[in-house]
Formats: sequence, structure tokens, C1' cells
RNA sequence: UGCGGGGUGGAGAAACGGCAUCUCGCCAGCCUCAUAAGCUGGAGAUUGCGGGUUCAAGUCCCGUCCCCGCUA
Repeated sequence: UGCGGGGUGGAGAAACGGCAUCUCGCCAGCCUCAUAAGCUGGAGAUUGCGGGUUCAAGUCCCGUCCCCGCUA
């Protein structure tokens, strides 16, 4: 320099263009003498950023930033 992959709750990952879901963590309750485990419920994401297409975009298109790999 060019090419490819990736960026989604606190962490790790899903998600045919159609309600953003799961695991762990966090909070509360149940259970227990108590803790853990277990069970139930809850909070927490403008999907890196800015535009475009579309009735509708995490997803498609353009630009841009960051990370990883390859290339020189």
C1' cells in the first nucleotide's frame, strides 16, 4: 500500500430485510440455620460512527474510525 475477516447490554456469542436472542455476570424474590447450587422475576443495547436504498436495515450499498490476519 492493497486484500480479507470482525466491531451487537458488564463479558462472550447468536440473529432469512420483519418484536434484537442465548450463556455467564449484576439486582430482587423463593428455597436453606446459613452460604453455594437450584427455581422465578427484573434492570441493562439507539447493533463503532455518518450517510444512502427500502413500508421496514444488526443484516444490503457508500464513506469513515478501530481491531485481527494476509500481502508489499
Model confidence (mean pLDDT): 84 of 100. A computed fold for a 72-nucleotide RNA from a marine sediment metagenome, annotated as transfer RNA. Its Rfam family is "tRNA". Rfam classes the family as a transfer RNA.